Context: one part of a larger RNA
RNA sequence: CGUAGGGUAUUUGCGAGGAUUUGUCUCUAGUACGAGAGGACCGAGAUGAACAAACCUCUGGUGUUCCAAUUGUUUACCAAAAGCAACGUUGGGUAGCCAAGUUUGGAUGGGAUAACCGCUGAAAGCAUCUAAGUGGGAAACCCACCUCAAGAUUAGAUACCCCGUUAAUUAGAUUUAUUUGAGCUUCGGUUUGAGUAAUGAAAAUUAACAUGUAAGAUCCCUUGAAGACUACAAGGUUGAUAGGCUGGGUGUGUAAGUACAGUAAUGUAUUGAGCUAACCAGUACUAAUAGAUCGAGG
Numbered sequence: 001c002g003u004a005g006g007g008u009a010u011u012u013g014c015g016a017g018g019a020u021u022u023g024u025c026u027c028u029a030g031u032a033c034g035a036g037a038g039g040a041c042c043g044a045g046a047u048g049a050a051c052a053a054a055c056c057u058c059u060g061g062u063g064u065u066c067c068a069a070u071u072g073u074u075u076a077c078c079a080a081a082a083g084c085a086a087c088g089u090u091g092g093g094u095a096g097c098c099a100a101g102u103u104u105g106g107a108u109g110g111g112a113u114a115a116c117c118g119c120u121g122a123a124a125g126c127a128u129c130u131a132a133g134u135g136g137g138a139a140a141c142c143c144a145c146c147u148c149a150a151g152a153u154u155a156g157a158u159a160c161c162c163c164g165u166u167a168a169u170u171a172g173a174u175u176u177a178u179u180u181g182a183g184c185u186u187c188g189g190u191u192u193g194a195g196u197a198a199u200g201a202a203a204a205u206u207a208a209c210a211u212g213u214a215a216g217a218u219c220c221c222u223u224g225a226a227g228a229c230u231a232c233a234a235g236g237u238u239g240a241u242a243g244g245c246u247g248g249g250u251g252u253g254u255a256a257g258u259a260c261a262g263u264a265a266u267g268u269a270u271u272g273a274g275c276u277a278a279c280c281a282g283u284a285c286u287a288a289u290a291g292a293u294c295g296a297g298g
Base pairs, nucleotide, nucleotide: 001151005162006161007160008159009158010157011156015148016147017146018145021049022048023047024046025045026044027043033038051105052104053103054102055101059099060098061097062096066092067091068090069089070088071085072084073083074082075081109143110142111141116136117135118134119133163298164209165208166207167206168205169204170203175198176197177196178195179194180193181192182191183190184189216294217293218292219291220236221235222234223233224232241287242286243285244283245282246281247280248279251275252274257270258269259268260267261266
């Protein structure tokens, strides 16, 4: 840009891609077969290999943002901390990511067939699967399974949301005034038809307008198990989107200070203590304020 207005969702599936693997063992059965040696088809089950996908509960790897131990040195000394030395070195380790880990998959069925095997059957009184007709038959083919998919220009379907002004033309509802015909009449009027002049609702068609808008979307902002950017997804005070805080979990492994014991190194108690990243919840304390732009007239 198109998909004959503008949008929000949900879809159909033309078509395209992926997958399609296979071993061993057991039963059937030491059966059929075979003199024996040996040894099945068909069918049923178990367990692997390679490959593929997803995931992180388990086993582990990483985990320079977590904890502890420890060497040298500096901060005047002790103690306590911190810096530098490959994260100084070492022992562990959350989330995430990952495989060597876990789970799952290639199942089943149908259609039309190949080689091949048939039925009926002439030409050719026989025979013949073939000439007419007709059945079976493979990991191959078409479906079935998984993924994408309406730019499938043949541009599909369904549901819902949003809908203007002005002008002209058509057509004229309604109302008012007036002329006139007919009916009824208590002669005051009243009912109805036609004409003229105004009024001009709703609607249809055509044209113009696009400022500003509608539904909706975006910018912007807080973010993400989404991500190169974009996109996608969550949220923006009518709010738990991120940070903080509180509680929990996880990890590390008994902090500092004090007291006691020991000449001291150190040990014990307070104490499963202190600290604790990316995890799970709660909580508006902080920041998502304010605002702007685009977007129909068929």
This is a predicted structure of a 298-nucleotide part of an RNA (large-subunit ribosomal RNA, domain VI) from candidate division TM6 bacterium GW2011_GWE2_31_21.
The full RNA is in RNAcentral, with records from ENA.
Model confidence (mean pLDDT): 84 of 100.
It matches the Rfam family "Bacterial large subunit ribosomal RNA".
The organism belongs to Candidatus Babelota, within Bacteria.